[in-house]
Molecule: RNase P RNA; transfer RNA
RNA sequence: GAAGUAUCUCAUCCAGUCGCUGUCCCUAACAGGACGGAGGAAAGUCCGGGCUCCGCAGGGCAGGGUGCAGGAGAAACUCCUGUGGGUGCGAACCCAAGGAAAGUGCCACAGAAAAUAUACCGCCGGGAGCAAUCCCGGUAAGGGUGAAAAGGCGAGGCAAGGGCUCACCGGACGCGCGGCGACGCGCGUGCCUGGCAAACCCCACCCGGAGCAAGGUCGAAUAGGGGAGGAUGAGGCUGCCCGCUGACUCCCGGGUACGACCGCUGAGAUAAAUGACUGGACACGACAGAACCCGGCUUACGAGGUGCUUCCGCU
RNA sequence: GGCGGCAUAGCCAAGUGGUAAGGCAGAGGACUGCAAAUCCUUCAUCCCCGGUUCGAAUCCGGGUGCCGCCU
Numbered sequence: 001g002a003a004g005u006a007u008c009u010c011a012u013c014c015a016g017u018c019g020c021u022g023u024c025c026c027u028a029a030c031a032g033g034a035c036g037g038a039g040g041a042a043a044g045u046c047c048g049g050g051c052u053c054c055g056c057a058g059g060g061c062a063g064g065g066u067g068c069a070g071g072a073g074a075a076a077c078u079c080c081u082g083u084g085g086g087u088g089c090g091a092a093c094c095c096a097a098g099g100a101a102a103g104u105g106c107c108a109c110a111g112a113a114a115a116u117a118u119a120c121c122g123c124c125g126g127g128a129g130c131a132a133u134c135c136c137g138g139u140a141a142g143g144g145u146g147a148a149a150a151g152g153c154g155a156g157g158c159a160a161g162g163g164c165u166c167a168c169c170g171g172a173c174g175c176g177c178g179g180c181g182a183c184g185c186g187c188g189u190g191c192c193u194g195g196c197a198a199a200c201c202c203c204a205c206c207c208g209g210a211g212c213a214a215g216g217u218c219g220a221a222u223a224g225g226g227g228a229g230g231a232u233g234a235g236g237c238u239g240c241c242c243g244c245u246g247a248c249u250c251c252c253g254g255g256u257a258c259g260a261c262c263g264c265u266g267a268g269a270u271a272a273a274u275g276a277c278u279g280g281a282c283a284c285g286a287c288a289g290a291a292c293c294c295g296g297c298u299u300a301c302g303a304g305g306u307g308c309u310u311c312c313g314c315u
Numbered sequence: 316g317g318c319g320g321c322a323u324a325g326c327c328a329a330g331u332g333g334u335a336a337g338g339c340a341g342a343g344g345a346c347u348g349c350a351a352a353u354c355c356u357u358c359a360u361c362c363c364c365g366g367u368u369c370g371a372a373u374c375c376g377g378g379u380g381c382c383g384c385c386u
Base pairs, nucleotide, nucleotide: 001311002310003309004308005307006306007305008304009303010302012281013280014279015278016277017276018275020037021036022035023034024033025032039287043298044297046296047295048294049293050292051211052210053209054208058242059241060240061239063207064206065205066204067203068082069081070080071079072078083097084095085094086093087092098202099201103200104199105196106195107194120143121142122139123138124137125136126135127134128133151169152168154166155165156164170191172189173188174187175186176185177184178183215262216261217260218259225252226251227250228249229248235245236244237243282285316385317384318383319382320381321380322379325339326338327337333369341357342356343355344354345353362378363377364376365375366374
């Protein structure tokens, strides 16, 4: 210097003038004054919670979610530090990462065979035949198929072969040691038993439903008209059952004010506010505008700093 | 503001792990003296980007667009 990686910070700034908006003060009112006025994502609404209502949410089934360990946290599809696996030369990054000997299912095409193993070519032995070749048996090292082939590789052994035997690797089981733990290391035994659970499922833990258009107070209108169901239980409490509750519920048509306030906030509206102009500065300004609140995640996006890595050049 | 659903060819649509059915329309051809009808052939980034899997329209996550419901 280039490329990369992790992390942090800022979000054009300053002054003046005029506006917009909320609260308070002042005023009979107008006017006036003081103070406050968007974001790191205000977004998506993907998780978790506060808050509110459902007759307080009890049992079972169904359903949904989470899934390595320790810690943080109100909780979480959150964060931190580790373990194991994967990617990268590396700094680093990624992982829905329990169970496939509980059971069921799937593995297209190709291939002998896709999981009770099996044999197309081949290899070996025996038999038939003049021969080409055929038949029987053994075998699974080699060829071939496939995304995946029944431990891998080498040696011994063998008729040819084969964990048949041995060394190393891999995996299983047992023991010991270390670690809070996930797990790691060592020793021994000793080798038939794929992959998929973001397939059903099993195991462990968790979950009542709806959402601020929740919900509450006040007010306006009113005439109750027609139809259906209902104490032989409507409707509601979770989809179903049990259980609980116990009188209204649904549809059509009509009337009225889609009104006010609270919920609602040191931004807090309901047409719903952040702007314009002038002067100055430079790096010349990206993505983008709150609607009950908070903690996360994800997505969009500009600039700068710092640590580290790799490569190149110079000393 | 909150909640829910959908996206497959120009149009309507089937398909829920294994070559993307079918109909209408379009294009080309056959048949015909010329047409219509009929027959044959052809036409796909399964909305986009990732992940799981040997393999994804399908399963999972994120994004985009459209539609519906609640005062």